[in-house]
RNA sequence: GGGGGAGUAGCUCAGUGGUUAGAGCAGUCGACUCAUAAUCGAUUGGUCGAGAGUUCAACUCUCUCCUCCCCUA
Numbered sequence: 001g002g003g004g005g006a007g008u009a010g011c012u013c014a015g016u017g018g019u020u021a022g023a024g025c026a027g028u029c030g031a032c033u034c035a036u037a038a039u040c041g042a043u044u045g046g047u048c049g050a051g052a053g054u055u056c057a058a059c060u061c062u063c064u065c066c067u068c069c070c071c072u073a
Stems, first nucleotide, its partner, number of pairs: 001072007010025004018056001027043005049065005
């Protein structure tokens, strides 16, 4: 240089055009316990990497850029 993949909560990930963007873990509060852990309940947390375009409507489709990973020379 060429080709491919990934980027969504603090972490690991789901969501592939349409109702309010979700799960597990973590955090906070509570229940339980003499206490802690475990368990159970509630709850906080998001510019969906950046910009532009298409569309009535975009995390999702298109283009450019940024970061990371793999293959190839």